RNA sequence: UAACACCGCGCGGGAGAGCUGGCACCAGCAUCGACGACGAUGCGCCAGCGCCGAAGGGGCAACUUCCCCGGAACCUCUCAGGCACCAGGACCGCGCGGGUGAG
Numbered sequence: 001u002a003a004c005a006c007c008g009c010g011c012g013g014g015a016g017a018g019c020u021g022g023c024a025c026c027a028g029c030a031u032c033g034a035c036g037a038c039g040a041u042g043c044g045c046c047a048g049c050g051c052c053g054a055a056g057g058g059g060c061a062a063c064u065u066c067c068c069c070g071g072a073a074c075c076u077c078u079c080a081g082g083c084a085c086c087a088g089g090a091c092c093g094c095g096c097g098g099g100u101g102a103g
Stems, first nucleotide, its partner, number of pairs: 001103001006098008018049006028043006050083003056079001057077003063070001
């Protein structure tokens, strides 16, 4: 001086899963058609049952051990969370910073 791994921040990408009934609203928001007015559907709350898994959380194999302990996930469970949009979102990419220090 400085690469990779590691941490933080920013930007971009980022899946899955809903029906029924009741109540409320006719204001607002979203989507579609028109692309002009406008119309249709959904979004809110409650209940019933159902469903998803990629925030988080729980569980386990090999391995390790005399034994116990330890021991991964996008696997599994579904506690939490989620099932229009928004938000969130494991993970991936780029940039900046920190730190480490192969060379």
The prediction has a mean pLDDT of 78.
This is a predicted structure of a 103-nucleotide RNA (Glycine riboswitch aptamer) from Jatrophihabitans sp.
Lineage of the source: Bacteria > Actinomycetes > Jatrophihabitantales > Jatrophihabitantaceae > Jatrophihabitans.
Its Rfam family is "Glycine riboswitch aptamer". About the family: This family represents the bacterial glycine riboswitch.